[in-house]
Context: one part of a larger RNA
C1' cells in the first nucleotide's frame, strides 16, 4: 500500500453490471426439477363428436335426460422405441497417469448424424394389458383362461467374422498383412396421408470414450527400510482392448537418501491476488478435467452406467403399520431446522438460446433468460449554480469599552432540473419457424406474398409540467501520520498499532468549539502479498 465469496459499528439518494452457506458431504416438511412418441402394438377407463334405442317438454322437429356402440377425435394405464450415463449440483475421497503438458495405441470400442454399396425372403411360441378368481391394513402379490406389435424365437440368403492356408507387400524389437483356397457360423420390421420415414450387413467419416509412456506435480528423517501375486518368465481366463487384472506352474526378483515406505494435509488446471521483476500466495464466480450422490458393497439393463431423482444387499437413522410387513434418501430449484461473525425468493415463462422425444403440429424442460433480496462489490450520476460584507444573528477563542474565528457560509437577488413527483408517448431483443397462396426447378428443396408467435413489459427511453424543491455522512488532529484550543477529570474514569498518555494548568482520557482525511460511504477486525 493493494486485495477479499468476507464479517462488525456508524451512516445511506439513484442506476448499470457481476457477486451472494468460506461453517455440518448435519438433518429434512411440502411443491416443481425427465420426458415423449397413437405415423409399432392391443385396446378403450376418462373427455369430446357421430350413429342407434328408450323417455320428458313441447312450438311436432328441436331441446334435454339416460342407454348401447371404438365408428372418429383423442386417449388414463399396458406392451414397444428412443431419451433417462446430457443437463445441474457438491468438493467427502485423492499425493494418483488423478489433474497439465507431450507422445503413442500395428493393443481398443462408439448410440444418434454423415457418405458409399448391398438386402429387406418364409414360418412360430408366448406374454403385460382388459376379463374371471384369490390373498393383504398398506405395500403389493399370486392363479386360471384369452389376445397384438417396429416385442421375442426358427429357417433362408448375405459382401462379413472366426479356425486352417496362403504370403504379394509394409514396418519399429514384439510383428502387421493384400488377392486366393477350405470349414464353420452370424441379419432384417415395418408404418401411413404412396411419398416419405423406418430396418440390417459392411466400409469410410465425424464425435465421444478407453488405455499406455515421458516430464512436472504439498510438508515431515523427531517415519530407513519396504514388498510373497511381491518382480519377471510360460500358458490360460477374462476385457470393446494391453496387462499378475485374476489363475496354474517355474524362476528371485523389484522400489529405495536423486528419499521407497509410513504419517499429516489437499480435488487437479485455466485463472486470480500481491510485486518493478524474480518471486509468495490463493484456487469462490467462469471454463476444462476427475471424484462423489446418507455409509458400504455388488452387478443388471444398455453403444455408453457399476447409474443423483434405477435395480439387489448390509449398516445408520426417519416414516406408516391392522404389529404380519412397508416406505424414503435436497452435495437439482426454492424452502425448513441446526451450526455459525456470515450469505438470498417455498417468483414468472418456455418469448430467445440449447436438451430430450416426436414425420410434424406440439409436449417436457427448477438447464437457460427474466424478475425479487442483500452498499456484499466495480463503474457512473446526484444532493444544486451564480451573485451577496452591516464581514448580520448565534456559538468558540483571546492580551476582554476590543479583536480573532466559524464565513460567501447564511439571509437575500437570479438562474437551472440531472434526479423525484406527475402526466402522455414508446421499442429493440423474431432470426427462423409454423400455417395458407404463389413461382422456380422437379417431389422437396430454395425464393417470395401473407398470417401468426415477446416471459421480461407499458419496461428501457423520449417529451411535458412542477419546484431548490426529494437526497451527507464517517473516521482522525501526542510522534510515526495531514490536521489544535478551551473546558471537566486527577496513575480515577479511561486511550492504546508501536512507542507510550493520565498522579490538578493532559494538542494523548470524557465533552465543546474549530481542522484534516475519504465520501455513498467511512472506520475495525480477519488473512494473503
Nucleotide at each position: 500500500g493493494g486485495a477479499u465469496g468476507a464479517a462488525c459499528g456508524c451512516u445511506a439518494g439513484c442506476u448499470a453490471c457481476a457477486g451472494g452457506c468460506u461453517u455440518a458431504a448435519c438433518a429434512c416438511a411440502u411443491g416443481c426439477a425427465a420426458g415423449u412418441c397413437g405415423a409399432g402394438g392391443g385396446g378403450c377407463a376418462g373427455c369430446a363428436u357421430g350413429a342407434c334405442g328408450a323417455g320428458u317438454g313441447c312450438u311436432u322437429g328441436c331441446a334435454c335426460u339416460u342407454g348401447u356402440u371404438g365408428a372418429u377425435g383423442g386417449c388414463g394405464a399396458c406392451c414397444g422405441g428412443c431419451g433417462c450415463a446430457c443437463g445441474g449440483g457438491u468438493g467427502c475421497g485423492u499425493a494418483a497417469c488423478g489433474c497439465g503438458u507431450a507422445u503413442c495405441g500395428a493393443a481398443c470400442c462408439u448410440u444418434c448424424c454423415c457418405c458409399u454399396u448391398a438386402c429387406u425372403c418364409g414360418g412360430g411360441a408366448a406374454u403385460a394389458g382388459c376379463c374371471c378368481g384369490g390373498u393383504g391394513a398398506a405395500a403389493a402379490c399370486c392363479g386360471a383362461a384369452u389376445u397384438a406389435a417396429u416385442g421375442c424365437c426358427c429357417g433362408a440368403u448375405a459382401u462379413g467374422u472366426a479356425u486352417u492356408u496362403g504370403g504379394a507387400u509394409g514396418g519399429c524389437a514384439u510383428c502387421a498383412g493384400a488377392a486366393g483356397a477350405a470349414u464353420a457360423u452370424g441379419a432384417a420390421a415395418g408404418a401411413u396421408u404412396u411419398a416419405u420415414c423406418g430396418g440390417u450387413a459392411a466400409g469410410g467419416g465425424a464425435u465421444g470414450g478407453c488405455g499406455a509412456u515421458g516430464c512436472g506435480u504439498a510438508g515431515g528423517a523427531u517415519u530407513a527400510g519396504g514388498u510373497a501375486g511381491u518382480c519377471g518368465g510360460c500358458g490360460g481366463g477374462g476385457u470393446a482392448a494391453c496387462g499378475g487384472c485374476c489363475c496354474a506352474c517355474c524362476g528371485a526378483g523389484c522400489c529405495u537418501a536423486c528419499g521407497a515406505u509410513c504419517c499429516u494435509u489437499a480435488g487437479g488446471g485455466g485463472u486470480u491476488c500481491u510485486g518493478a521483476g524474480a518471486g509468495g500466495a490463493a484456487g469462490g464466480u467462469c471454463c476444462c478435467c476427475c471424484a462423489c450422490a446418507u455409509u458400504g458393497g455388488a452387478a443388471c439393463u444398455g453403444a455408453g452406467a457399476c447409474a443423483c431423482g434405477g435395480u439387489c444387499c448390509a449398516a445408520a437413522c426417519u416414516c406408516c403399520u391392522a404389529c404380519g410387513g412397508g416406505a424414503g434418501g435436497c452435495a437439482g430449484c426454492a424452502g425448513u431446522g441446526a451450526g455459525g461473525a456470515a450469505u438470498a425468493u417455498u417468483g414468472g415463462u418456455c418469448a430467445a438460446u440449447g436438451g430430450g422425444c416426436g414425420a410434424g403440429a406440439g409436449c417436457c424442460u427448477g438447464a437457460a433468460c427474466c424478475a425479487g433480496c442483500c452498499a456484499a462489490g466495480u463503474a457512473g450520476c446526484g444532493u444544486g449554480c451564480a451573485g451577496g460584507a452591516a464581514g448580520a444573528c448565534g456559538g468558540c477563542c483571546c492580551u476582554a469599552u476590543g479583536g480573532g474565528u466559524u464565513g460567501u457560509a447564511a439571509a437575500c437577488u437570479g438562474c437551472u432540473u440531472u434526479u423525484a413527483u406527475a402526466g402522455g408517448g414508446g421499442a429493440a431483443u423474431a432470426a427462423a419457424g409454423u400455417g395458407a397462396g404463389g413461382u422456380a426447378c422437379g417431389u422437396g428443396u430454395a425464393c417470395u406474398u401473407u398470417u401468426u408467435u415477446g416471459u421480461a413489459u407499458g419496461u428501457a427511453c423520449c417529451c411535458u409540467a412542477u419546484g431548490a424543491a426529494u437526497a451527507a455522512g464517517g473516521a482522525c488532529c501526542g510522534g510515526c501520520u495531514a490536521a489544535u484550543u478551551c473546558c471537566g477529570c486527577g496513575c480515577c474514569a479511561g486511550c492504546a498499532g508501536c512507542c507510550g498518555c493520565g498522579g490538578u494548568a493532559a494538542u494523548a482520557c470524557g465533552g465543546a468549539a474549530g481542522g484534516u482525511c475519504c465520501g455513498g460511504g467511512c472506520g475495525u477486525u480477519a488473512u494473503c502479498c